[in-house]
Large-subunit ribosomal RNA, domain VI from a Hyphomicrobiaceae bacterium, 253 nucleotides, folded computationally. Its mean pLDDT, the model's own confidence on a scale to 100, is 90. The organism belongs to Hyphomicrobiaceae, within Bacteria. The sequence was found in a public genome assembly. Rfam family: Bacterial large subunit ribosomal RNA.
Context: one part of a larger RNA
RNA sequence: UGUCGGAGAAUUGAGAGGAUCUAACUCUAGUACGAGAGGACCGAGUUGGACGCACCUCUGGUGGACCUGUUGUCGCGCCAGCGGCACAGCAGGGUAGCUAUGUGCGGACGGGAUAACCGCUGAAAGCAUCUAAGCGGGAAACCCACCUCGAAACAAGUUCUCCCUUGAGAGCCGUGGAAGACCACCACGUUGAUAGGCCGGGUGUGUAAGUGCAGCAAUGCAUUGAGCUUACCGGUACUAAUAGCUCGAUCGG
Numbered sequence: 001u002g003u004c005g006g007a008g009a010a011u012u013g014a015g016a017g018g019a020u021c022u023a024a025c026u027c028u029a030g031u032a033c034g035a036g037a038g039g040a041c042c043g044a045g046u047u048g049g050a051c052g053c054a055c056c057u058c059u060g061g062u063g064g065a066c067c068u069g070u071u072g073u074c075g076c077g078c079c080a081g082c083g084g085c086a087c088a089g090c091a092g093g094g095u096a097g098c099u100a101u102g103u104g105c106g107g108a109c110g111g112g113a114u115a116a117c118c119g120c121u122g123a124a125a126g127c128a129u130c131u132a133a134g135c136g137g138g139a140a141a142c143c144c145a146c147c148u149c150g151a152a153a154c155a156a157g158u159u160c161u162c163c164c165u166u167g168a169g170a171g172c173c174g175u176g177g178a179a180g181a182c183c184a185c186c187a188c189g190u191u192g193a194u195a196g197g198c199c200g201g202g203u204g205u206g207u208a209a210g211u212g213c214a215g216c217a218a219u220g221c222a223u224u225g226a227g228c229u230u231a232c233c234g235g236u237a238c239u240a241a242u243a244g245c246u247c248g249a250u251c252g253g
Stems, first nucleotide, its partner, number of pairs: 005163007015149004021049007033038001051106005059100004066093005071086006110144003117137004164252001169247004173189005194240003197236005204228002210223005
């Protein structure tokens, strides 16, 4: 831009893509078979491998906005307490998120038409013959079934609702996002929990500072599982989403 008025939703499925794997063990059964040695078809179940999809409860990794220990040096006048720099100074842990080596799930079942092949009936050809007419079986291949996309499928489909300049709806703008390169998408914009702040909780770290006591002191003990705590959960209008602007169909020959 089109889809023959303009919108907002919900759909059909032409077509396209993905997937399609496999082993061991147990039962059937030491059965059928076989002199024995050995040893099944069919059917039922269990546990795996590789692969794929999703996820983060668990196990781990990372986690340079969290906590702690500590070295050197500089600064805050000094002590104490803190801060800067030194690869994040080094080291020990670690929330959310993201992750695999972690967790869950998947290949199925079934149907159709067939291949080789196996058959029924059966002539040509008084017999025979699965084939010439006709009919039945038969595979991880094919079609469907499973998952995803999908009306530019130009034969541009279908359904519902709304609107007619007294404006359906959309955009701009703003606050943001388990959405994202931008755009897009999604949530929200005071009739408000969208983000920040604050409050409570959780989580992590591991007993803060100050003071008291003990010790010459380093330090230890008590107050104290203390203090601090990012991205997590819930609440709360304190702050910012104010105000506003633009587009938009002549009831559709």